[in-house]
RNA sequence: AGAGUUUAAUCCUGGCUCAGGUUGAACGCUGGCGGCAUACUUAACACAUGUAAGUCGGAAGGGAAACACGAGAAAUGGUGUUUCUAAUGCGGACGGGUGAGUAACGCGUAAGAACUACCCUGGUAGGGGAACAACAACUAGAAACGACUGGUAAUACCCCGUAGGUUGAGGAGCAAAAUGAGGAAUCUACUCGAGGAGAGGCUCCCGUCUGAUUAGCUUGUUCGUGAGGCAAUAGCUUACCAAAGAAAUGAUCAGUAGUUGGUCCGAGAGGAUGAUCAACCACAUGGGACUGAGACACGAACCAGACUCCUACGGAAGACAGCAGUGGGGAAUUUUCCACAAUGGACGAAAGCCUUAUGGAGUAAUGUCGUGUAAAGGAGAAGGCCCACGGGUCGUGAACUUCUUUCCUGAAGAAGUAUCAAUGACGCUAUGGUGGGAAUAAGCAUCGCCUAACUCUGUGCCAGCAACCACGAUAAUAUAAAGGAUUUAAGCGUUCUUCAAAAUGAUUGGGCGUAAAGCGUCUAUAGGUGGCUUUUUAAGUCCACCGUCAAAUCCCAGGCUCAACCCUAGAAAAGCGGUGAAACUAGAAAGCUGGAGUACGGUAGGGGCAGAGGGAAUUUCCGGUGGAACAAUGAAAUGAGUAGAGAUGGGAAGAAUACCAACGGUGAAAGCACUUUGCUGUGCCGAUACUGACACUAAGAGACAAAAGCUAGGGGAGCAAAUGGUAUUACAUACUCCAGUAGUCCUAGAUGUAAACGAUGGAUACUAGGCAUUGUGCGUAUCGACCUUUGUAGUGUUGUUUCUAACGCAUUAAGUAUACCGCCUGAGGAGUACGUUCGCAAGAAUGAAACUCAAAGAAAUUGACGUGGGACCGCACAAGCGGUGGAGCAUGUGGUUUAAUUUGAUGCAAAGCGAAGAACCUUACCAAUGCUUGACAUGCUGCGAAUCCUCUUGAAAGAAGGGUUGCCUUUGGGAACGUGGACACAUGUGGUGUAUGGCUGUCGUCAGCUCGUGUCGUAAGGUGUUGGCUUAAGUCCCAUAACGAGCACAACCCUCGUGUUUAGUUGCAAUCAUUGAGUUUGGAACCCUGAACAGACUGCCGUUGAUAAGCCAGAGGAAGGUGAGGAUGACGUCAAGUCAUCAUGCCCCUUAUGCCUUGGGUGACACACGUGCUACUAUGGCCGGGACAAAGGGUCGCGAUCCCGCGAGGGUGAGCUCACUCAAAAAUCUAUCCUCAGUUCGGAUUACAGGCUGCAACUUACCUACAUGAAGCUGGAAUCGGUAGUAAUCGCCAGUCAGCCAUACGGUGGUGAAUUCGUUCUCGGGCCUUGUACACACCGCCUAUUACACUAUGGGAGUUGGCCAUGCCCGAAGUCAUUACCUUAACCUCACAAGAGAGGGAUGCCAAAGGCAUGGCUAGUGACUGGAGUGAAGUCGUAACAGGUAGCCUUGCUGUAAGGUGCGACUG
Repeated sequence: AGAGUUUAAUCCUGGCUCAGGUUGAACGCUGGCGGCAUACUUAACACAUGUAAGUCGGAAGGGAAACACGAGAAAUGGUGUUUCUAAUGCGGACGGGUGAGUAACGCGUAAGAACUACCCUGGUAGGGGAACAACAACUAGAAACGACUGGUAAUACCCCGUAGGUUGAGGAGCAAAAUGAGGAAUCUACUCGAGGAGAGGCUCCCGUCUGAUUAGCUUGUUCGUGAGGCAAUAGCUUACCAAAGAAAUGAUCAGUAGUUGGUCCGAGAGGAUGAUCAACCACAUGGGACUGAGACACGAACCAGACUCCUACGGAAGACAGCAGUGGGGAAUUUUCCACAAUGGACGAAAGCCUUAUGGAGUAAUGUCGUGUAAAGGAGAAGGCCCACGGGUCGUGAACUUCUUUCCUGAAGAAGUAUCAAUGACGCUAUGGUGGGAAUAAGCAUCGCCUAACUCUGUGCCAGCAACCACGAUAAUAUAAAGGAUUUAAGCGUUCUUCAAAAUGAUUGGGCGUAAAGCGUCUAUAGGUGGCUUUUUAAGUCCACCGUCAAAUCCCAGGCUCAACCCUAGAAAAGCGGUGAAACUAGAAAGCUGGAGUACGGUAGGGGCAGAGGGAAUUUCCGGUGGAACAAUGAAAUGAGUAGAGAUGGGAAGAAUACCAACGGUGAAAGCACUUUGCUGUGCCGAUACUGACACUAAGAGACAAAAGCUAGGGGAGCAAAUGGUAUUACAUACUCCAGUAGUCCUAGAUGUAAACGAUGGAUACUAGGCAUUGUGCGUAUCGACCUUUGUAGUGUUGUUUCUAACGCAUUAAGUAUACCGCCUGAGGAGUACGUUCGCAAGAAUGAAACUCAAAGAAAUUGACGUGGGACCGCACAAGCGGUGGAGCAUGUGGUUUAAUUUGAUGCAAAGCGAAGAACCUUACCAAUGCUUGACAUGCUGCGAAUCCUCUUGAAAGAAGGGUUGCCUUUGGGAACGUGGACACAUGUGGUGUAUGGCUGUCGUCAGCUCGUGUCGUAAGGUGUUGGCUUAAGUCCCAUAACGAGCACAACCCUCGUGUUUAGUUGCAAUCAUUGAGUUUGGAACCCUGAACAGACUGCCGUUGAUAAGCCAGAGGAAGGUGAGGAUGACGUCAAGUCAUCAUGCCCCUUAUGCCUUGGGUGACACACGUGCUACUAUGGCCGGGACAAAGGGUCGCGAUCCCGCGAGGGUGAGCUCACUCAAAAAUCUAUCCUCAGUUCGGAUUACAGGCUGCAACUUACCUACAUGAAGCUGGAAUCGGUAGUAAUCGCCAGUCAGCCAUACGGUGGUGAAUUCGUUCUCGGGCCUUGUACACACCGCCUAUUACACUAUGGGAGUUGGCCAUGCCCGAAGUCAUUACCUUAACCUCACAAGAGAGGGAUGCCAAAGGCAUGGCUAGUGACUGGAGUGAAGUCGUAACAGGUAGCCUUGCUGUAAGGUGCGACUG
């Protein structure tokens, strides 16, 4: 210090998540030792048991017990010591616990005056008196605890006296005491007032959480006077008087909370927190008091309540938020331990006693610090894992050898330390010495990325994982396990908390045009901020010093071997207070004119309000003429018209104001437009006067505010929500059309919202220009208008620096600055719910949460797409020819059937396709008989030659016999082959083409696809490759921040077309000879065949174009603009096709999913589709006759000739490894018959007879002859092919092949057309541009209703609690007051009495708990109900994004739903 995550990629905004630290922690796995710390965060829930506050015999001397001594006969009594006890004194107000309450003078901080014990210092006087405990006796009660009588002391209690003090002018009144110990010195206690220390009570400046969906609060309340009261001040209390006091700088109310030093995090600012330690406060179930210096008292007392417990039912007892412990709650927190040895506290003169304060130990890895689990040597062992089978790795790791002892352990001895002295719980302690031994000691988590660390196996969207992104659907570095690796280590990981990261609430340190965010606009109050000069004050500010800021914490030294830890001293410290300075801000005083304003003179304008007037158009009414159409639409219909429309003339009504008109004007905004009159607001310009900071902004507040809608009354021509009808449509609650009501208009109210937008708050200053325009001033010019120059106030446009994420903004800033206001903080839920205010209503304003998600969003890039645009191409359309779709048959597919009908291919780009040929074989399928190292390969081993012939059996495979024959040799044997055996294996047309290679299809023979360097941009990317012309072409030329290059294009290759040269047999034949015949000799001209060359390049001329590229026309030429055809297929797309050509990973089968064999099937048949053949005839059919090809094949072959057969064919077998043969070409030509018909068309189907191939022809081949003679008379919607030697038509040949289901497929030649105006439309393609919410890319995305499931939530008749407030009733204890009813030792007295005083009782005020009633707040629950969210991918449509009616905003109406429509506004 950053990282991951929105996207196809980018940049930005913005949230979510992570890496760090932290903890009184908990959980999981694991666990050697020691030091130092820490340990109920939850139920302030309930508590058994023990214990936590006593002490003083030196106050007095009352009593009891024990022991000792001694007296006595004994009873008894004396003395001493020790112990106990009541009363008295002091202490139980400290120490310990807890954090419920408390938002407060509670705490913190800085001050103040009016009060107070123990302690310290100094001073001080005595004399009397009356009781009460204990005790004794008696007595009530279960107990707790008492009653009565007797009797006694004091440092207990009372009186007098004096000192002294207080108040008052004085008079006068009030008020003290106590001794004790010791032989003594002396010590101690008491009383009083004064001072000190420390502590407490009180007052007070300042600081101290959240909510305004809490805005009004208070009646002793605010002040005063008198009185009371207190230690002291005070409405603290009371009577009277006044009517105040606090609050927007947040009162009151509600919620939450002990506060602080500190602790954790952070660079800091700051955020969070308030365990342990320390300071303060509060509390001990509720209330009130007593005592006391101090309490309204944790372990005291009284009352009340609930609970627990004892009881003899009459009454009693209790309070662990002390220590330990128990139950309960909870994820969760220890021993019913030791000691007063130390520190401290109470009492005491002291010894001492008490002390769960404290010191220690125990439990817990809860935290933190330290330390160990070994060290040195020792090979590539075994074993595990991986593997490319070579090896690698665990790994110097183990074993083994040597050494050491932090540590563990045995035994023994025993010092020292804290004190003035004695005293040790800890303690069998720390530590030191000594014997022994490597002997006792390593786990946890992780390994896709963030983040250090990777492989194998299992699993197969399952199991699981996961902080986020995400992983898992048969090759998972993400699951589980293993091996290995990495981090850390007596711990490791998970979870919770909190800070940082987060500049993600921004003072430091953010924003608001489009991402969330400028109020619709203006006025103005509080508040904030504010021009120039002088003097002064010292509030802010600033320099230095002083006081304070408890200790601990923190920092620097020191001590435990180090560290944690501990100790001593010092330093530091924001804040607050005090002394000082006077530049700036502020206050006070005095001035100034520049900001602001007023007056004056001009000027502009749809600025506002009210009145009057005008014309055009529309509709309607009236009348004449006239006689059939009008109107509407994409096309129609509804509508209106013969009852006379439309057209033409005249009247009436209401609303709006053409042209001018603009990029213009004006107003705060909304808004404002015919002419004119009246009233009125404002801006701007000019030149002088005046005022003298009067200013800017503006929370609350007020005013204005489009359209729609509301209330009341008018008005109503046109338009027009709703509504009715007509169309469109699958529907059409829409778009279109015909009608049409509210409304639109006016008056008076009310509403208060808009995309109320420049999506840009208003004010001031500064920062380049250019151009245009409105108002106005000066100069110049002019008769005037223009024009020109320069100011000023507006309105626009372009643009530099800057700014911005980019787009863009740019003197009218989104630049640079200042002050003020408003607003924002992930998306949804939601501008919703509840509450409140406003409104007649509609609604407006304010405005959440639960829950869900990891995104939502801005700008720009590249693609793709668009029922967007532009330009272009193609048998794409058009033009023309012929087909398919109808029939029969052939063939392929689907479907169905079947034991099997093996399988693949499925829009174009599957379907006469794989298959260039299924009777067996093929064959993969089915049934059945068989085989199991196998039909085939390699390795081991036994036997045998291999081979050939033959017999039996069987459907065959197979099984079982008989006979026969070798080669090489070193004579051991060997090679190949056959056969038996055992194991490694072999095999698989089994799966996965979504694991793959290779091959192929398709877009498409379309013209595209890229790179290097440069350059532009933050970047994705752009440029180049765009633009103009041109081309079949990214073909070429020109322009150009680009310059070059590559793969495609083209060319190079093959065939055909012309010529030349060469060669001349089995081919050829012009001339000559010859023959029946190129038959033969001679020939090499021609044809033909083979080989090699030439030829075509827009080369030439002309038009045109830009003097380019090119285009057009022409000449020459066999061929002319790529001459024709073929081969050739860029980057890529379709997870396209193929595991069944082949190869191949993984998975699966192994007496079978392998292999052999026979038979069957792949050929089935209600049906549907594709591709073809033959036809439907007269441009034809049948019969006879006569002509003309090309390219191919052939020795297990092609087969001439002759003979036989109607024929298929049979017999014969010349010739040919090829100019022998298949082989006849057919259409055509000529000629006969048929004459428009189901025919002399057409040939399906069927019967019988034959032929050929082959082991075999039934399922199921082909061919022939005879007979039979079906549908069909040119084919609906729709659809296909090809642009010239093409379509159409006619035959011929080959491959595969024994034969053939071939009408297929691939070649070959013969005859041989028509048409192309053109690019509007259909389809496909590429280029440029535009929009986009798409990127799996329109087969995209996405919205609402509805159905189902789940989740949280609002309303809800109510209902159940809690808290608070108000009023009334009742009223315990108790203080205070009143009262003379009862009682009464001290004192007084004039004394059997009375008084003062005291106690009890009674009464009154206040008053806890309780009761009744009302209200507020809050929590739970509730039949039913409302919307919201999520899910899987149901239903209905298709509203949005090109979005097929542009969308969206306010508002109204309306409709299952998205939505539609009216009015106004916006451009996003």
This is a predicted structure of a 1468-nucleotide RNA (small-subunit ribosomal RNA) from Solanum lycopersicoides. The sequence is in RNAcentral, with records from SILVA. Its Rfam family is "Bacterial small subunit ribosomal RNA". Gene Ontology terms of the family: ribosome and structural constituent of ribosome. The source organism's lineage runs through Eukaryota, Viridiplantae, Solanoideae, Solaneae and Solanum. Its mean pLDDT, the model's own confidence on a scale to 100, is 80.